[in-house]
Context: one part of a larger RNA
RNA sequence: GCCAACGAGUUUGUUCUAUGUGGCUUACAUAAGUUCCGUUUGGAAAAUAUGUGUAGUGAAAGCGAGGGUUAAAUGCCCGUUUUUGUACUUCACUUUUGCGCAUUAAUUUAUUAGUGCGUUAAAAGUGAAGUACCAGUCGCAUGGACAAGACCCGAAGCCGAGUGAUCUAACCAUGGCCAGGUUGAACUUUGUCGAAAGACAGAGGAAGGACCGAACCCACUAGUCGUGCAACACUAGGGGAUGAGCUGUGGUUAGCGGUGAAAUUCCAAUCGAACUCGGCAAUAGCUGGUUCUCCUCGAAAUAGCUUUAGGGCUAGCCUCAAGUGCUGACUACGGGGGGUAGAGCACUGGAUGAGGGCGGGCCGAUUAGGUACCGUCUUCAAUCAAACUCCGAAUACCCGUAGGUGAAGCUUGGGAGUCAGACCAUGGGCGCUAAGGUUCAUUGGUCGAAAGGGAAACAGCCCAGACCGCAAUCUAAGGUCCCUAAAUUCACGCUAAGUGUUAAAGGUGGUGUUGUGACCGCGACAAUUAGGAGGUUGGCUUAGAAGCAGCCAUCCUUUAAAGAAAGCGUAAUAGCUCACUAAUCAAGUUGUUUCGCGCCGAAAAUUUAUCGGGGCUAAGCGUGAUACCGAAGAUGCGGGCUUGUUAAUUUAUUAACAAGCGGUAGAGGAGCGUUUUAUUCUGCACUGAAGCUGUGUCGUGAGACAUGGUGGAGCGGAUAGAAGUGAGAAUGUUGGC
Numbered sequence: 001g002c003c004a005a006c007g008a009g010u011u012u013g014u015u016c017u018a019u020g021u022g023g024c025u026u027a028c029a030u031a032a033g034u035u036c037c038g039u040u041u042g043g044a045a046a047a048u049a050u051g052u053g054u055a056g057u058g059a060a061a062g063c064g065a066g067g068g069u070u071a072a073a074u075g076c077c078c079g080u081u082u083u084u085g086u087a088c089u090u091c092a093c094u095u096u097u098g099c100g101c102a103u104u105a106a107u108u109u110a111u112u113a114g115u116g117c118g119u120u121a122a123a124a125g126u127g128a129a130g131u132a133c134c135a136g137u138c139g140c141a142u143g144g145a146c147a148a149g150a151c152c153c154g155a156a157g158c159c160g161a162g163u164g165a166u167c168u169a170a171c172c173a174u175g176g177c178c179a180g181g182u183u184g185a186a187c188u189u190u191g192u193c194g195a196a197a198g199a200c201a202g203a204g205g206a207a208g209g210a211c212c213g214a215a216c217c218c219a220c221u222a223g224u225c226g227u228g229c230a231a232c233a234c235u236a237g238g239g240g241a242u243g244a245g246c247u248g249u250g251g252u253u254a255g256c257g258g259u260g261a262a263a264u265u266c267c268a269a270u271c272g273a274a275c276u277c278g279g280c281a282a283u284a285g286c287u288g289g290u291u292c293u294c295c296u297c298g299a300a301a302u303a304g305c306u307u308u309a310g311g312g313c314u315a316g317c318c319u320c321a322a323g324u325g326c327u328g329a330c331u332a333c334g335g336g337g338g339g340u341a342g343a344g345c346a347c348u349g350g351a352u353g354a355g356g357g358c359g360g361g362c363c364g365a366u367u368a369g370g371u372a373c374c375g376u377c378u379u380c381a382a383u384c385a386a387a388c389u390c391c392g393a394a395u396a397c398c399c400g401u402a403g404g405u406g407a408a409g410c411u412u413g414g415g416a417g418u419c420a421g422a423c424c425a426u427g428g429g430c431g432c433u434a435a436g437g438u439u440c441a442u443u444g445g446u447c448g449a450a451a452g453g454g455a456a457a458c459a460g461c462c463c464a465g466a467c468c469g470c471a472a473u474c475u476a477a478g479g480u481c482c483c484u485a486a487a488u489u490c491a492c493g494c495u496a497a498g499u500g501u502u503a504a505a506g507g508u509g510g511u512g513u514u515g516u517g518a519c520c521g522c523g524a525c526a527a528u529u530a531g532g533a534g535g536u537u538g539g540c541u542u543a544g545a546a547g548c549a550g551c552c553a554u555c556c557u558u559u560a561a562a563g564a565a566a567g568c569g570u571a572a573u574a575g576c577u578c579a580c581u582a583a584u585c586a587a588g589u590u591g592u593u594u595c596g597c598g599c600c601g602a603a604a605a606u607u608u609a610u611c612g613g614g615g616c617u618a619a620g621c622g623u624g625a626u627a628c629c630g631a632a633g634a635u636g637c638g639g640g641c642u643u644g645u646u647a648a649u650u651u652a653u654u655a656a657c658a659a660g661c662g663g664u665a666g667a668g669g670a671g672c673g674u675u676u677u678a679u680u681c682u683g684c685a686c687u688g689a690a691g692c693u694g695u696g697u698c699g700u701g702a703g704a705c706a707u708g709g710u711g712g713a714g715c716g717g718a719u720a721g722a723a724g725u726g727a728g729a730a731u732g733u734u735g736g737c
Base pairs, nucleotide, nucleotide: 001737002736003735004734005733006732011148012147013146015145016144017143018142019141020140021139022138023137024136025135027052028051029050034045035044036043037042056063057062066078067077068076069075085133086132087131088130089129090128091127092126093125094124095123096122097121098119099118100117101116102115103114104113105112106111107110151289152288154286158279159278160277161276162275163274169253170252171251172250173249174248175247176246177245178243180212181211182210183208187204188203189202190201191200192199193198216240217239218238220237221236222235223234224233255271257267258266264273292671293670294669295668296667297666302315303314304313305312306311316418317417318415319414320413321412322411323410324409326406330403331402332401333400334399335398336397342391343389344388348385349384350383352381353380354379355378356377357376358375359374360373361371362370363369421447422446423445424444425442426441427440428439429438430437452463453462454461467639468638469637470636472635473634474633478629479628480627481614482613483612487626489625490624491623492622493621494620500616506600507599508598510597511596512595515592516591517590518589519588527584528583529582530581531580533557534556535555538552539551540550563578566577567576568575640661641660642659643658644657645656646655647654648653672726674723675722676721677720678719679718680717681716683715684714691710692709693708694707695706696705697704698703
C1' cells in the first nucleotide's frame, strides 16, 4: 500500500415540551397493599392515598372572579365574560303549507270559506341522544431539551497507592589491578676546604596528585557509518596511567524524594519531577472521522451583548405544521419631509489679481513724495471647501387609492444551520485617487451552494440556470483562412507600423481628414538667367570700423528693383549670397487649425514567450449590410416525478389541464436492505438450503426475481414488533498478502 472483518447520535429518567396516533371524557391515570385465576416470570377485579385538570394573580405572605402596582388610582399590567362551542345523523314536539276523509255555512252542477282527524312530503323553531372536531387526561411512537461518558477516537497533565539504585550518582564494607623505562628530593655517609657557621664533590638512598609509555580508564580532532556492526559504533591520531587512580562482589539513600567536584546531571534506551496500576470513558470553546436510496424546499458568513473576537446567546435569513385571506414583491396615480450630486459665494473659513481709504515698514533733506512690502476696511474681477450654503435635483424613503392569487405576505408553534466570506460594478474613508490592500455602503451581481457555452488555459468577468432520453430545429455571448463548427461574404474608408499582437510625459515636414487665412493666367511657389546701384567709407568711436565689433540716426536720388543692409567673409578693404526687381516656364502655392490611424520614446535574466499556434497586408482598424456556426438556453417528440385545479370516484385511485423539478449547511416526506422475535403460510429444501460465482429480466434508486455452475444442510414469503441495522476515508483496530 491493497484486501477482508470490526468501527461512531445510543440508553436511562415517577423530568419537560411539540407533533402523530389510540383509550376514556357526566374528567383521566391508578402505585403499594387486598381479592380471584394461573403458577414460572404473569393475568384479572374492586378501591384508596396521590398526580394532572376544573381560576387567576402577586416576589411573597396572601387575596380571589379578581389579583398586582400606589399613601391613594375613574390609570396601567395579567385574568374573568362566551357559557358548553361547531358540524352531521336520528328521534320527539309545535307551527305553517300540500294531500285525503268527515262535517258546517254560502250557494246552480261544483266551487269557496271554516272546523276536526289522518297522512306522507317540504320549511322553520325547540328539546334530547349519538358521532366527529375542539378541550382534558393516560398510554405508544417520533422530533427536541435537560441530567448523566451522552456521536466516536485523541492530549499534555492532576491526585492516590505501590514497584524500582542488576543502568547510573554518591557513600559504606570487603577484595583485586597498574609491562617497561626515566628523573633522582629529604636523609645517611666519605673526602676536601674553613676558626666556626657551613660550602663543594663522591657514594648510598629512594620521594613525587613527578616524566615517557602498554594493560586499564577516558572521549579532544578528523574521517567512516548514519533503513549502521551499533537506538552513539568503527578507523587513525589524542588525554590520564602511584592516584581526588581504576575495578569485582555485597550493601545504603526513592519520586512533594534521592544523588550530584553542579550539567536541570543521573535515578533500568524514560527525568524541570521515574515507572506500574487506580480515580478515568479526567477535561478538550481544538483537529480528524461519522456507514443505504429517491422526492420537495433551501440558507448564512450580518446586528446587539459577551475575559468576547476561529466559542456562545437572542434577533435576521431556511424549513415543516396550523391559522388568516388579499394583506405581498412590483406597477400606476395622488400626497409628504429632506439638504446628497450638482451648483454657488449670501454666511463661516481658505486663496489670487487690480484700484481706493487708514496705519506701519523701506527709499528719500528724513520735507514733498515714491513704493513690485505688511496689516486692516472697502470696490471690482476670477475662485476653493467632509465638518461652508442664498440654492438644489435624480433616485431612495413614508402614507393613501387602484391593480396585483404569488413555491407571495402576515400570525402562532416544532426543527435547524449560519456569526472566517471572495471577487466584480457603483458611491465613500484609510493608503500613494498603490496593491489579487484594507474598511463601510447598495437589502446590486456572480461564486460560495452552479454544471453548460465564451474569455487559449482561468471559483468571483460575458452569455445562460442541467428532471431523463433523441445521430431533430432556432438562437445568446462569442465567432466564421487552417488547427476548429461556420463568409478566404458584400459596400465604403483608414493603417504600412506585422501597428494589430503591452505602457507614459514628451517629440513627429509619416499619412488621411475638417475649418479658416494669404498669394495666384494683370502669371503665384520652386527652379534658371540677369540686376541687386548712386550720395557714401552716413555720423560717432576706433590703430582700423568702408552695409555687417559697438553707439546714434536710418534719409535722399536713379530706378523694373535694390535695406545707411538678413547672413558668410576680411586686419580693414575686397569677395559670395539674401531681401527686392525683370525675364523664361507654367498651375496652383503657402500658413494655421480640427479629428482619425501610425512612428519614436521602448533594456533582463532556461527558449521565441504580451496574436493560443500556423500564419495574415487582411485573416488588421472604423462604419454599414446579409448569411451561417454556436450552449445542458428556447422549441419539437417521447417518458418520469412534485404541487395545484377540475371531473369521475366510498377511501384508495384514475384522467385532463396548468405550473414546477441545479443545489452545500439544513428542514420535511416516502422507501430499500441487515439481524432477531411473535403470528401465519402448517411454506421451500439432498429430485440440492445458505454461501460463492456468471447470465438475463424488473424497479427512478437503495435493491428484487429467475436461471447456469459451485457448494453440501439448512432457509424463506406475508403482517407486526425490537435493534449491537448499512463504511471509503478517522497518521482508525485486528488479520492476511